[in-house]
Predicted 3D model of a 76-nucleotide RNA (c-di-GMP-I riboswitch aptamer) from uncultured Sporofaciens sp.
The RNAcentral record of the sequence draws on MGnify.
The prediction has a mean pLDDT of 87.
The source organism's lineage runs through Bacteria, Bacillati, Clostridia, Lachnospiraceae and Sporofaciens.

RNA sequence: GCAAACCGUUGGAAACAGCGGGACGCAAAGCUAUGGGGGCUAAGGUGCUUAAGGUACUACGCCAGCCCGGCCGCCG
Numbered sequence: 001g002c003a004a005a006c007c008g009u010u011g012g013a014a015a016c017a018g019c020g021g022g023a024c025g026c027a028a029a030g031c032u033a034u035g036g037g038g039g040c041u042a043a044g045g046u047g048c049u050u051a052a053g054g055u056a057c058u059a060c061g062c063c064a065g066c067c068c069g070g071c072c073g074c075c076g
Stems, first nucleotide, its partner, number of pairs: 001026002006021006024065001030071003035068003038063003044058006
């Protein structure tokens, strides 16, 4: 210097994100998800089923505080 869980509020179908509070941690907890792996969600789409509806798969939605790499920095 940053700020996990949790709480409030806003956005979102959700995952999750912004803002305020809050500190578990972090010596890059800065950026990169169009570098690679991994994870989360499933609106829409497709299949099955169906009276309503339910269910499976799927990212074009997310996570950089899961790991490696890249970029740009800080300290000794």
Source information: It matches the Rfam family "c-di-GMP-I riboswitch aptamer". Its family is annotated with cyclic-di-GMP binding in the Gene Ontology.